[in-house]
RNA sequence: GGAUACAUAGCUCAAUCGGCAGAGCGCCCGGCUGUUAACCGGGAGGUUGUGGGUUCAAGUCCCUCUGUAUCCG
Numbered sequence: 001g002g003a004u005a006c007a008u009a010g011c012u013c014a015a016u017c018g019g020c021a022g023a024g025c026g027c028c029c030g031g032c033u034g035u036u037a038a039c040c041g042g043g044a045g046g047u048u049g050u051g052g053g054u055u056c057a058a059g060u061c062c063c064u065c066u067g068u069a070u071c072c073g
Base pairs, nucleotide, nucleotide: 001072002071003070004069005068006067007066010025011024012023013022019056027043028042029041030040031039049065051063052062053061
């Protein structure tokens, strides 16, 4: 220099053919218990990496850039 894949909650990851953004862990509150842990119930937390485009509608499709990984030279 070239190619491919990935980027979503604090962390690890889902999200079917483009049609309501979710789970587990963690955090907060409550229940249970003599207390803690465990267990049970509830809650908060996201401009879906940046900037554009297509579309009635984009995490999803197209382009640019950034970062990471792998491969080729």